Model confidence (mean pLDDT): 83 of 100. This is a predicted structure of a 72-nucleotide RNA (transfer RNA) from a bacterium. Rfam family: tRNA. By type it is a transfer RNA.
[in-house]
């Protein structure tokens, strides 16, 4: 410089045009004589950033940032 993958909750990842979820962490509660395990609930993201396109986009286009990989 070319290509290709990836950027979603604290952390690991998942969705896939219809208004985002799962584990684990974190708080509360139930069990316990306490605690651990186990159950049960809850908070927590505007989807890397801008702009189209749709009635509507994390999902499609562009463009642009930032990691991984590949050629050169």
């Nucleotide at each position: 410089g070319c290509c290709g993958c990836g950027g979603u909750a604290g952390c690991u990842c998942a969705g896939u045009g219809g208004u985002a979820g799962a584990g684990c962490a974190u708080u509360u509660c139930u069990c316990u004589g306490a605690a651990a395990a186990a159950g049960a609930a809850a908070g927590g993201g505007u989807g890397g950033g801008u702009g189209g396109u749709c009635c509507g986009a994390u999902u499609c286009c562009a463009c642009u940032c930032c990691g991984c990989g590949g050629c050169a």